Bacterial RNase P class A from a Gaiellaceae bacterium, 350 nucleotides, folded computationally. RNAcentral holds the sequence, with entries from ENA.
RNA sequence: GCAGGCCGGGUGACCGCGGGCUCUCCGCUUCUUCGGACGUGGGGCUCGAGGAAAGUCCGGACACCAAAGGGCAGGACGCUCUCGCCAGUGAAAAUUGGUAGUGAGGUGGCGAAAGCCAACGGAAAGUGGCACAGAAAACAGACCGCCUUUCGCGGAUCUCCGGAGUCGCGACAGGUAAGGGUGAAACGGUGGGGUAAGAGCCCACCAGCGGCCCUGGCGACAGGGCCGGCUAGCCAAACCCCGUCCGGUGCAAGGUGAACAGGCUCCGCCGACGCUGCCCGCCGAGGAGCCGGGUAACCGCAUAGAUGGAUGGUCACCCUCGACAGGAUCCGGCUUACAGGCCUGCUACC
Numbered sequence: 001g002c003a004g005g006c007c008g009g010g011u012g013a014c015c016g017c018g019g020g021c022u023c024u025c026c027g028c029u030u031c032u033u034c035g036g037a038c039g040u041g042g043g044g045c046u047c048g049a050g051g052a053a054a055g056u057c058c059g060g061a062c063a064c065c066a067a068a069g070g071g072c073a074g075g076a077c078g079c080u081c082u083c084g085c086c087a088g089u090g091a092a093a094a095u096u097g098g099u100a101g102u103g104a105g106g107u108g109g110c111g112a113a114a115g116c117c118a119a120c121g122g123a124a125a126g127u128g129g130c131a132c133a134g135a136a137a138a139c140a141g142a143c144c145g146c147c148u149u150u151c152g153c154g155g156a157u158c159u160c161c162g163g164a165g166u167c168g169c170g171a172c173a174g175g176u177a178a179g180g181g182u183g184a185a186a187c188g189g190u191g192g193g194g195u196a197a198g199a200g201c202c203c204a205c206c207a208g209c210g211g212c213c214c215u216g217g218c219g220a221c222a223g224g225g226c227c228g229g230c231u232a233g234c235c236a237a238a239c240c241c242c243g244u245c246c247g248g249u250g251c252a253a254g255g256u257g258a259a260c261a262g263g264c265u266c267c268g269c270c271g272a273c274g275c276u277g278c279c280c281g282c283c284g285a286g287g288a289g290c291c292g293g294g295u296a297a298c299c300g301c302a303u304a305g306a307u308g309g310a311u312g313g314u315c316a317c318c319c320u321c322g323a324c325a326g327g328a329u330c331c332g333g334c335u336u337a338c339a340g341g342c343c344u345g346c347u348a349c350c
Base pairs, nucleotide, nucleotide: 001346002345003344004343005342006341007340009318010317011316012315013314014313015312017048018047019046020045021044022043025042026041027040028039030037031036050324054335055334057333058332059331060330061329062250063249064248065247074246075245076244077243078242079105080104081103083101084099085098086097087096088095089094106120107118108117109116110115121241122240126239127238128235129234130233143180144179145176146175147174148173150171151170152169153168154167155166157164158163188206189205190204191203192202193201207231209228210227211226212225213224214223215222216221254299255298256297262291263290264289265288266287267286270284271283273281274280319322
């Protein structure tokens, strides 16, 4: 340095919080058939957060709703084999598909190594993007440079004195993409031919790409051969395309389900009044149903477990002086945060 595993202050005293058991430990309220029953306060015993309890990203259990089948939209995933699990077909043997994950590999990248990372189908279907710098950032482009025509100026040479050709500088027009420069990235590399200068323009080799074939491997893939056109930037965790899978909602799911007050309707005719009597009306008491309310409560719900939601504080001693952080249906995976310490294996150097 790398990988894997483990711990996450310890002990004691006192005080406190929540759950359970115990009322044949003590006390209290209510009821009582006086035996006791329900509840409650105290006491006693016992249990009481994590490696991530977190983010809620993914898979499932569980629950309800929906559902002939299919599609659109939307979402998740995307190398191979294997194990485990699930589903389909089948009489069975078996076979097909899916899968958060297990194990072993392939490919690409990083590292000197141990080893690490990958959302790892498609950029040669289409659309889009590529900061700054730079002339130009993707059917490319021309700042310097190089080359050519024409014109102008100048130097030297020749001259039949009219000019001729040459060199340098400048301007205009054009060619070029070898070289310089910018950039994370500049449209294959090296060498030769070729050219005014150049260029896959042509050729050889190399790299890379596409197609076919052979060999090895269950496979991803690897190695090799032949042919081809000469070259294709990066980004899909941008849209998108291809393939596979997914019905929806999440414990505030869902199940059981009161009592009191109050309100409405009805019954009967008990009582009062209008009214001396009956009918009728109205008021009060009584009974039934409905509302209150699918509310409260309980279950779901857990060897922590609520819904005013607990798991803490003080002191003493010791040490390496203590980080990140706390449950809310449960289980698994992933990701993120984390002071410090321990163990095992491996790599490199001295």

It matches the Rfam family "Bacterial RNase P class A". Rfam describes the family as follows. Ribonuclease P (RNase P) is a ubiquitous endoribonuclease, found in archaea, bacteria and eukarya as well as chloroplasts and mitochondria. By type it is a ribozyme. It is recorded under the gene name rnpB.